This is a predicted structure of a 489-nucleotide part of an RNA (small-subunit ribosomal RNA, 5' domain) from a wastewater metagenome. RNAcentral holds the full RNA, with entries from SILVA.

Context: one part of a larger RNA
RNA sequence: GAGUGAACGCUGGCGGCGUGCUUAACACAUGCAAGUCGAACGGGCAAGUGCCGUAGCAAUACGGAUUACUGCUAGUGGCAGACGGGUGAGUAAUACAUGGGAAUCUGCCUUGGAGUGGGGAAUAACAGUUGGAAACGACUGCUAAUACCCCAUAUUGCCGGAAGGUGAAAGAAUUUCGCUCCAAGAUGAGCCCAUGCAGGAUUAGCUAGUUGGUGAGGUAAUGGCUCACCAAGGCUACGAUCUUUAGCUGGUUUUAGAGAACGACCAGCCACACUGGAACUGAGACACGGUCCAGACUCCUACGGGAGGCAGCAGUGGGGAAUAUUGGACAAUGGGCGAAAGCCUGAUCCAGCGACGCCGCGUGGGUGAUUAAGGCCUUCGGGUUGUAAAGCCCUUUCAGUAGGAAAGAUGAUGACGGUACCUACAGAAGAAGCUCCGGCUAACUUCGUGCCAGCAGCCGCGGUAAUACGAAGGGAGCUAGCGUUACUC
Numbered sequence: 001g002a003g004u005g006a007a008c009g010c011u012g013g014c015g016g017c018g019u020g021c022u023u024a025a026c027a028c029a030u031g032c033a034a035g036u037c038g039a040a041c042g043g044g045c046a047a048g049u050g051c052c053g054u055a056g057c058a059a060u061a062c063g064g065a066u067u068a069c070u071g072c073u074a075g076u077g078g079c080a081g082a083c084g085g086g087u088g089a090g091u092a093a094u095a096c097a098u099g100g101g102a103a104u105c106u107g108c109c110u111u112g113g114a115g116u117g118g119g120g121a122a123u124a125a126c127a128g129u130u131g132g133a134a135a136c137g138a139c140u141g142c143u144a145a146u147a148c149c150c151c152a153u154a155u156u157g158c159c160g161g162a163a164g165g166u167g168a169a170a171g172a173a174u175u176u177c178g179c180u181c182c183a184a185g186a187u188g189a190g191c192c193c194a195u196g197c198a199g200g201a202u203u204a205g206c207u208a209g210u211u212g213g214u215g216a217g218g219u220a221a222u223g224g225c226u227c228a229c230c231a232a233g234g235c236u237a238c239g240a241u242c243u244u245u246a247g248c249u250g251g252u253u254u255u256a257g258a259g260a261a262c263g264a265c266c267a268g269c270c271a272c273a274c275u276g277g278a279a280c281u282g283a284g285a286c287a288c289g290g291u292c293c294a295g296a297c298u299c300c301u302a303c304g305g306g307a308g309g310c311a312g313c314a315g316u317g318g319g320g321a322a323u324a325u326u327g328g329a330c331a332a333u334g335g336g337c338g339a340a341a342g343c344c345u346g347a348u349c350c351a352g353c354g355a356c357g358c359c360g361c362g363u364g365g366g367u368g369a370u371u372a373a374g375g376c377c378u379u380c381g382g383g384u385u386g387u388a389a390a391g392c393c394c395u396u397u398c399a400g401u402a403g404g405a406a407a408g409a410u411g412a413u414g415a416c417g418g419u420a421c422c423u424a425c426a427g428a429a430g431a432a433g434c435u436c437c438g439g440c441u442a443a444c445u446u447c448g449u450g451c452c453a454g455c456a457g458c459c460g461c462g463g464u465a466a467u468a469c470g471a472a473g474g475g476a477g478c479u480a481g482c483g484u485u486a487c488u489c
Stems, first nucleotide, its partner, number of pairs: 001489004006485005013361006019354002021319001026317003030314003035079003040076002043073004048069002051064005086272003096196006104189002109185008117151004126141006157166003171177002198244003205235003210232008247269004251262004274295005297308004325351001327350003333347001334345004364394004374385004398430001400425005408416001433478005438459003444473005454461002
């Protein structure tokens, strides 16, 4: 000098764009953050229409049946809750980056081919009985399906050397959407290898599923991944093992570069979800707002037993030098479900708070010498503050008040927002500070103090004439900031 997710002191007018728990992966009150589909299914409820009956000429009134339509929906069922969002504890290599590879899977989507025939047994809801304080159950009976099962069929698929064996399906609405099998694609994911990627030798030896083989099991798949048997291997001063620290990268900061330091925001990958372990479902999880077990903690309890997990968005306590609103909207973009209308979406888009950063603008312009008064200095002549002020003549950016008013939306739909922007009005009106002045380093005098009080980044100032302390006047620098501290180059 440059920089920061900064903090502190003094000061503070406006706007745009960004950014904001770096510390306790500490504990969390409350609300919201993942639902959706009645065009898969049987029920239930509500009101109305249609229907039937009675009265009436009719309008209409009353009653009935669940026969039809519409709306809502607890339950069964489907898809989505593996994405999106958060955090960086762990991990020095099952991570990451780059480049290769073969022994794999892939819901929804795209393309092509083939099919969608027949039958059956249950079960929730519901009803009845009943247990429990609750959470939640138990028994009996009834019922539906795109839930479950069986048979048939098989272009092709799978097993097999062959013969042969074996494997599907579901309907709903009436435009269509589905279902099953096969082949291919796309996307996503799993696996293997090489190279690169911290410190410590005051860590020198480490290793028995260890290294390899045969066979088997297991997996979507290769493989000591697991097991039986056999062999005795494998790694290591080019640093094994142990230990400390650490998410990695694109990048960021600095620099002429080489390099060094860092990895906030944004993007890719990984890991984690109170702590430890485990599997289930599923195309995909060993699953943040799923399940089970154990533990710590908190809460409810009728003491028998139960409930919970903010490292989602806000917010609270605590820690800390320090970091925001318990806001609005699904209008846009995107996601889930749905045929659609639509519903959900603290993703997202916006608004709020903070000079935290960057950028832009303003705090007025011209004229004005009796160089006013006052202040300060003085050699007492004057000098300086200083055209500075006052005065006179102008302007109105921004802020203010009033009126108008978008784009963002391709048919409708605008949270932002009566916002940006435009017009009018009034009046210099509402808007300047901070640090420094011995040298480095731009900027000097007087008074006070007297090795005191104090200053200080380094050298060093202060013991009676201090340009170095404190104040005043004057000056220098930067400017809505200025200085200090911390850290990096």